This is a predicted structure of a 1576-nucleotide RNA (small-subunit ribosomal RNA) from a Planctomycetota bacterium. Its Rfam family is "Bacterial small subunit ribosomal RNA". Its family is annotated with structural constituent of ribosome and ribosome in the Gene Ontology. Taxonomically the source falls in Planctomycetota (Bacteria, Pseudomonadati). The coordinates come from a structure-prediction model, not an experiment, and the mean pLDDT is 82.

């Protein structure tokens, strides 16, 4: 302050990125935030207040930082000035000296120190104190000396030595003793009984200085000035008493880390006696005991001044100790004392040591960790300022004087706080830049311009004020007094300012003042251009490989502002070490198991105490700082005052409920008896049966025995088989069961002994005896090891056989250690229920073992109640799977462990251990993830169910020959270009002699072959007819010439305008690149059944349900049944074409019936009946009968058709970066006398070969000749073409009809008849040549088809392999169309015609579809990954030697010095005795005593050496393994049954992952069975 009073001190707590195709969750890295004695980078206007060597306790030049007092003491100049020349003044001054107080403060800095230090609160009955405060008592007599000086020596010097002399408030003696010690008896009071206080008594010891100022005037002196003396003041002296303050000493409690330091201690721990000290005390020392400390961390090593406090946090915490304050410590480095009231001493002393300097080489000086400054160090940290005005400090009576403490200024944005760089209007919304969808918009932007206004700051130049009140001095009062001295106190004038924030008012003028970082998420802000996995960026995720909001620059934003970034370093987020406040079944984390110490924690009553608690009191928690409030510097920051708070300690005085202590009881915890049961609990002995191999003998003959299939192996020397005897050694079938029992490890024929535990009944007995348990001890599968024995099977190694690219393996034949026994090691396993022990409580149902109790009643059941051992499940709980009275729920005790992956359970030390190895156990240095559940795909040499010319069943073919066509490669001057498993290769091409076309050559044009629009010239162009050149193209040229506006003018002609045409500048043009920038179109899983969505429900989510399931079906097609109800895209249908009728319609189509005509034709009337044409209906729905709940299904009627009748179009949601930039369309990029265009001619046709698609074909189901039948669909005026005549023939001629149900193509051809061919390179088959010819066309050489005639090649049915087809299909036969002058077409689109076979399945290949299961895959098995080697780095680890440091040990030597000294020796004072001069008073002298040096000894000890050691570095041949690095080798080990199921332990062998043996483990897939469950 607030607030009526009282209680209260409370104002405070955010996340987000990053693991994954997606999610939960565990967990790490990262960021936002606050701070700093900072530091870099860029930039910088003012001011206030703060701050400033963090690093080498590293050297240090120069200068100053501690002196002062003449009123303690003697002595005592000089310059110079003045003179009577004597002198005087200077001046009793200055120096220096003796002395006295100070120099132990103040100032620095942070090496040491883990405790002789700090914090806090105590304790001294164990204690000191100069200066100040108060009190008492004094202050008398006297002595010898010494510096200074004086004279001299030595020495460079620093400085010493001798002589001479003298003073004191300097040193000595004596006296006095108020007291005060000290000894000694005695009186009294307190007591923790150890003592302490206090009183009286005698006895002894201990004291002193004088100075100055003023008065005084009796005696004495006197150099005449005064002294002695006497009085009084002042500041001093001595002894003592008391305080204040200041030190000193003690306990106790707290104060960093390591146990890879576990024992340490000999003055050590106590005691008696001394000594020491201001004081206790092993502080020292003798002698005696043998203690003391330590897992509640001793010693030992590392680090480190401590605190108030600061800085972070909501807070407990954490982090620090810079400024400022409180304590230490230290002062070149180590050691010592002296001096004093302190000091073992920052600018003091002594010695040793390192440096540094001086030197005449003999010897001396020094100590900036005090202010400033320099050098070095560093990333870094300042002026060799001014003053004592102001506050303190020393000395002084005082004045003063010192005073680098301090006060002030500089420098420096280092912090913190202020202020400022303008303010208002002002749109043509200016120019100028960016930017686009570009004739034009947007932005930057009211920003500027340009119009007014203002006057902080800052420059210039003056003025005030405030830090100054004291002290002093002057005067003047008053009080004391004998006094006018002195002293105290009042007034008033005088005197002091090193530096200045601050106030005024003047000049002038917007004038002198703005920058850094960012703009992908996180995190607020984006285009545009360059670049092209390059440059480069990055706090973490990540960006950059031609359209980068992520680099770099530009414009624009955004964000803080004279500072804004960065980088370091705390603390917060980090609940991420979890006390507030985390965990451990699978994520990292329960010890393999029991028994027990120690120490934790502990049952029910009841009594006592009061230690913890818990309440009140007093004191203490300095100040400053924090915080509240009030005030002063315009404000703030800063600065004063106040109050709070300092959560803590101590001290007292209650309180008892809970906890402890003590007592006392109790019986439920626990234990013990009794009595009853179960069982593979253990030890040890003993004994039997079956298998198995051998050994003899006997029967008996060729094989056995082994696999996937062999072989190695045994066997005619007789095995295998098969029989009898016999030996041997290990394992124990059924019973056997997720049944028992044991602490785990584990335990199984059967006897007997011995012997642990455990349940249940009873309720007799002890009376909390308990649980839990760091260390500690015992136990402890399986391999291993040591000695001895066994050794039948089985079996690491090992050896053969196979397999296989390879096989150190999986399979097979052998076979050693071991496997088993006894005694000893080892001490480990996936030692698991991955779940530590104990106690309590917290829904149920259901098995099974075992005990009791009742009922019933003997068959067996039915309740009820203990123990143990399964399941399933509610609630709660988990990340989620799961768990779930045997908890992973709720509580409590006690242990033991975690704290991201790698590195590593490795090093390296320590420790057991014959050894293998065990226990304990890092770090550097990488990574940004690693892991847990569960999702949805996907895949599996997982399963299940289902389908498809997919396999079987067939029939025909490819692959072998020739040809033809596409590809590929080569080849070319080009052999334009795409297309590449399926889904490229008779494809783009439904038509490459030129053209076409895109290549090549060579010749040409350049506003262009093609569009549009523009400026300029321009009246003759346009069509035609020409010449020259020429390969054309094109370049040069000539002739004639349609049209020829408008004005003037007759007219000639002039002026305009224009089209074409010429120049010119805009642009055209690109079959140039990228299908990985796109659009369109396509293709393809696949006509495969399937893909979604709303709404609800379930889950925390991802997601799931619906779309599973039991049927059916071609079909997610339907039906049931269902937390789903419904729906959309697809299937189906709706449409077309066929197959059967109706109707309606009749030309060019049809002809029954009339009727005409004809050698003979619907030829003609006519017809409307059929065929046919082509439009509208109809018809097929599982409707019917049988089966089924339906749904459908199977037969079978009727029917033309039957169960989507056949076929066609029709292609869900997406894969494939799948194809196309060369159809077309376009982004971007590139070219512009070429990469555009235009010609002529070549080329796309090439040819050792290789492939793919197709044709004829090897022949008799045939060729061949002759005769002869019967379609469909098409096409057709730049067309099809007829008859008829010519030609062997293609074809010529020739010209009728048709713009077509009408004429043409047009002859169907396999087929039918008859003949001939007779099995064979043919009377097969048709390449491949010649010659002649026709036809297109400008052209037929490269390069075109067709026709006679001649020629007559492979080829006698095709190897591995491999394709097509389920009915009008296959096969087989011809027919036409489109492109098209011709044509390479055997292609491709269609058309009819003749017309079969085989499937009654689903085991396999392929390829889908669901449902399910494992996943370590998500680019999705073309996946993912292990390990060796090989290359580079790059940190570590072991290392022969070597070279430092450091801490003790033991020994030598030992400075200075202190303390002793019965040596030597030297000395003034004081006593005691003699002796001498001298009246005397005194002096000189000897002798001894005291008593003090000096030397020398002797203790102790610093530095130095010597040894062997510890312990921590450096560097090091070589040796090791580990992490990392886009594309190297060699395999495949894990992940699916990962192709031998995986992994743990332990052994043993390989290049290498790894194999294999032997026990264990599910964290193994699959199928059966058993058990359980769960429903009827």
């Nucleotide at each position: 302050a607030a607030a009526u009073c009282a209680a209260u001190u409370a104002u405070g707590a955010a996340g987000a990125g990053u693991u994954u195709g997606a999610u939960c969750c565990u967990g790490g890295c990262u960021c936002a935030g606050a701070a700093c004695g900072a530091a870099c980078g860029c930039u910088g206007g003012c001011g206030g207040c703060g701050g400033g060597g963090c690093u080498u306790a590293g050297g240090c030049a120069u200068g100053c930082a501690a002196g002062u007092c003449g009123a303690g003491c003697g002595a005592g100049a000089a310059a110079g000035u003045c003179u009577u020349c004597g002198g005087a003044c200077g001046a009793g001054u200055a120096c220096a000296g003796c002395g006295g107080c100070g120099u132990a403060a103040g100032g620095g800095u942070g090496a040491g120190u883990a405790a002789u230090a700090g914090g806090u609160a105590g304790u001294c009955a164990a204690c000191g104190u100069g200066c100040c405060c108060a009190u008492g008592a004094g202050a008398c007599g006297c002595g010898a000396a010494u510096a200074a000086u004086u004279u001299u020596c030595c020495g460079a010097a620093a400085g010493g030595g001798a002589u001479u002399g003298u003073a004191a408030u300097g040193c000595g003696c004596g006296a006095u003793g108020a007291g005060a010690c000290c000894a000694c008896g005695c009186c009294u009071c307190c007591u923790u009984c150890g003592g302490g206080g206090g009183g009286a008594g005698g006895g002894g010891u201990c004291a002193a200085a004088g100075g100055u100022c003023g008065g005084g005037g009796a005696u004495c002196c006197u150099u005449c000035g005064g002294g002695a003396c006497c009085c009084g003041g002042c500041g001093g002296c001595u002894c003592g008493u008391g305080g204040a303050g200041c030190g000193g000493a003690c306990g106790a409690c707290c104060u960093c880390c390591g146990a890879u330091u576990a024992g340490c201690u000999a003055g050590a721990u106590g005691g008696c006696g001394g000594g020491g000290u201001a004081a206790c005390g092993g502080c020292c020392c003798a002698c005696c005991a043998u203690g003391g400390c330590g897992a509640u961390g001793a010693u030992c090593g590392g680090u480190a001044g401590c605190c108030g406090g600061c800085c972070u946090g909501a807070g407990a915490g954490g982090g620090u100790g810079u400024u400022c304050g409180g304590c230490c410590a230290c002062a070149c480095u180590g050691g010592g004392a002296c001096u004093g009231a302190g000091a073992c001493a920052c600018u003091g002393c002594c010695c040793a040591g390192a440096c540094u300097c001086c030197u005449a080489c003999g010897g001396g000086a020094g100590g900036c960790u005090g202010c400033a400054g320099u050098c070095g160090c560093g990333a870094a940290u300042c002026a060799u300022u001014c003053a004592c005005a102001a506050u303190g400090g020393g000395c002084g009576c005082a004045a003063g004087c010192c005073u680098g403490a301090u006060g002030a200024u500089g420098c420096c944005a280092c912090g913190c706080c202020g202020c400022g760089u303008g303010c208002g209007g002002g749109a043509u919304g200016a120019a100028g830049g960016c930017c686009c969808u570009c004739u034009g918009g947007g932005u930057u932007g009211u920003a500027a311009a340009c119009c007014g206004c203002u006057g902080u700051c800052a420059a210039g130049a003056g003025g005030g004020g405030g830090g100054a009140a004291a002290c002093g001095u002057a005067u003047g009062g008053u009080g004391u007094u004998a006094a006018c001295a002195g002293c105290g106190c009042c007034a008033u004038g005088c005197c002091u300012g090193a530096c200045u924030g601050c106030c005024c008012a003047c000049u002038a003028a917007a004038g002198g003042a703005a920058g850094c970082c960012c703009c992908g998420g996180c995190a607020a802000a984006a285009c545009a251009u360059g670049u092209g996995c390059c440059a480069g960026c990055a706090g973490c995720c990540g960006c950059g490989g031609u359209a980068a909001u992520a680099c770099a620059u530009g414009u624009g934003g955004g964000g803080c502002a004279a500072g804004c970034g960065u980088u370091g370093u705390u603390c917060g987020g980090a609940a991420u070490u979890a006390c507030u406040g985390g965990g451990c079944a699978u994520a990292a984390a329960g010890g393999g198991u029991g028994c027990g110490u120690a120490g934790g924690c502990g049952g029910c009553u009841u009594g006592u105490u009061a230690a913890g608690u818990c309440a009140g009191u007093g004191g203490u928690g300095a100040a400053a700082g924090u915080u509240u409030u009030c005030g002063g510097c315009c404000c703030a920051a800063c600065c004063g005052g106040a109050a709070a708070a300092u959560u803590g300690c101590c001290u007292u005085u209650g309180a008892u409920a809970c906890u402890g202590g003590c007592g006392a009881g109790c019986u439920u915890g626990a234990g013990u008896g009794c009595g009853u049961g179960a069982g593979g609990g253990g030890u040890a002995a003993c004994c039997g049966g079956a298998a198995c191999g051998a050994g003899u003998g006997g029967u008996g003959u060729a094989g056995c025995g082994g696999u996937g299939a062999a072989a190695u192996g045994c066997g005619u020397a007789g095995a295998u088989a098969u029989c009898a005897c016999u030996c041997g050694g290990a394992a124990g079938g059924c019973c056997a069961a997720c049944g028992g029992c044991g602490a785990a490890g584990g335990c199984a024929g059967g006897u007997u002994a011995c012997u642990g535990g455990u349940a249940c009944g009873c309720a007799a007995c002890u009376g909390a005896c308990g649980c839990u348990g760091a260390g500690g001890c015992a136990c402890g599968a399986a391999a291993g090891c040591g000695u001895g024995g066994g050794g039948a099977g089985c079996a690491a190694a090992c050896a053969g056989g196979a397999u296989u690219a390879g096989a150190u393996a999986c399979c097979c034949u052998g076979g050693u250690a071991g496997u088993c026994c006894a005694c000893g090691c080892c001490g480990u396993a996936a030692a698991c229920g991955a779940u530590g022990a104990g106690c309590a409580c917290u829904a149920g149902g259901u098995a099974g073992g075992u005990g009791c109790c009742g009922a019933g009643c003997u068959a067996u059941u039915c309740g009820g109640u203990g123990c143990c051992u399964g399941c399933c499940g509610c609630a709660g709980a988990c990340a989620a799977u799961u768990u779930g009275g045997u908890a992973a729920g709720u509580g409590c005790u006690c242990c033991g462990c975690c704290u991201g992956g790698g590195g590593a359970g490795u090093a390296u030390g320590g420790u057991c251990g014959c050894a293998a190895g065990g226990c304990u156990g890092a770090a550097a240095c990488u990574c940004a993830a690693a892991g847990g559940a569960a999702u949805u795909g996907a895949c599996g040499g997982g399963g299940g169910c289902u389908c498809a010319c997919a396999c079987a069943a067939g029939c025909g073919g490819u692959g072998g020959a020739g040809g033809a066509u596409g590809u590929g490669g080569u080849u070319u001057a080009a052999u334009u270009c795409g297309a590449a498993g399926c889904a490229a290769c008779g494809c783009g091409c439904a038509g490459a002699a030129c053209c076409u076309u895109a290549c090549c050559a060579g010749g040409u044009c350049u506003u262009g072959a093609c569009a549009u629009a523009c400026c300029g010239g321009g009246a003759u162009u346009a069509a035609c007819c020409g010449u020259g050149u020429g390969a054309a193209a094109g370049c040069a040229u000539g002739g004639a010439g349609a049209u020829u506006g408008c004005c003037a003018g007759c007219a000639a002609u002039g002026g305009u305008g224009u089209a074409a045409c010429c120049g010119g500048a805009a642009c055209a043009g690109g079959u140039g690149c990228u299908g990985c920038a796109u659009g369109g179109c396509u293709g393809u899983c696949g006509u495969c059944a399937g893909c979604u969505c709303g709404u609800g429900c379930c889950g925390c989510g991802a997601g799931g349900u619906g779309u599973u399931a039991g049927g059916u079906u071609a079909a997610g097609u339907c039906c049931u049944u269902u937390a789903a109800c419904g729906a959309g895209c697809g299937a189906a249908a709706c449409c077309c074409c066929u197959a059967c009728g109706u109707u309606u319609a009749g030309u060019u189509a049809c002809c029954a019936g009339c009727g005409c005509g004809u050698c003979a034709u619907g030829g003609c009337g006519g017809g409307g009946a059929c065929u046919c044409u082509a439009g509208a209906c109809g018809g097929a729905c599982u409707g019917c009968c049988g089966c089924g709940c339906a749904a459908g299904c199977a037969g079978g009627a009727g029917g033309a058709a039957g169960g989507u009748g056949g076929g066609g179009a029709c292609g869900a949601c997406g894969u494939c970066a799948a194809g196309u930039c060369a159809u077309c369309a376009u982004g971007g990029c590139c070219u512009u006398u070429a990469u555009g265009a235009c010609c002529u001619g070549g080329g796309c046709c090439a040819c050792a070969c290789a492939c793919g698609u197709c044709c004829u074909a090897c022949a008799a189901u045939g060729g061949g000749u002759u005769c002869u039948a019967c379609a469909a669909a098409g096409g057709g005026a730049c067309g099809c073409a007829g008859a008829a005549c010519c030609g062997u023939a293609a074809g010529g001629c020739g010209a009728a009809g048709c713009c077509a149900a009408u004429c043409c193509c047009c002859g169907a051809a396999a087929g039918g008849a008859a003949c001939c061919c007779u099995c064979a390179g043919u009377u097969c088959a048709g390449a491949u040549u010649g010659u002649g010819g026709g036809c297109u066309g400008c052209a037929a050489u490269u390069c075109g088809c067709c026709c006679a005639c001649a020629u007559g090649a492979a080829g006698c049915u095709g190897g591995a392999a491999u394709c097509g087809c389920u009915a009008g299909u296959a096969a087989u036969c011809g027919c036409g169309g489109a492109u098209c002058a011709g044509c390479c077409a055997c292609g491709c689109c269609g058309c009819g015609g003749u017309g079969a076979a085989u499937u009654u399945g689903u085991u396999c290949c392929u390829g889908a579809g669901c449902c399910u299961u494992g996943u370590a895959c998500a680019c999705a098995c073309c996946g993912c990954c292990c390990g060796u080697c090989a290359a580079g780095c790059c940190a570590c680890c072991c290392g022969a030697a070597u070279u430092g440091g450091u801490c003790g040990u033991a020994c030598c030597c030992g400075a200075a010095g202190u303390a002793a000294u019965a040596g030597u020796u030297u000395c003034a004072a004081c006593c005691c005795u003699c002796c001498c001069c001298g009246c005397a008073a005194g002096g000189a002298g000897a002798g001894g005593g005291a008593g003090a040096g000096a030397c020398g000894u002797u203790c102790c000890u610093a530095a130095g050496g010597u040894a062997a050691u510890g312990c921590c570095g450096g560097u090091a041949a070589g040796g090791g393994g580990g992490a990392c690095u886009a594309a190297g080798u060699c395999g495949u080990a894990a992940c699916a049954a990962g192709g031998u199921a995986g992994c743990c332990g332990u052994a043993u062998c390989g290049g290498a992952a790894g194999g294999u043996g032997c026990g264990g483990c599910u964290g193994g897939a699959u199928c059966a069975c058993c058990u359980c469950c769960u429903u009827u």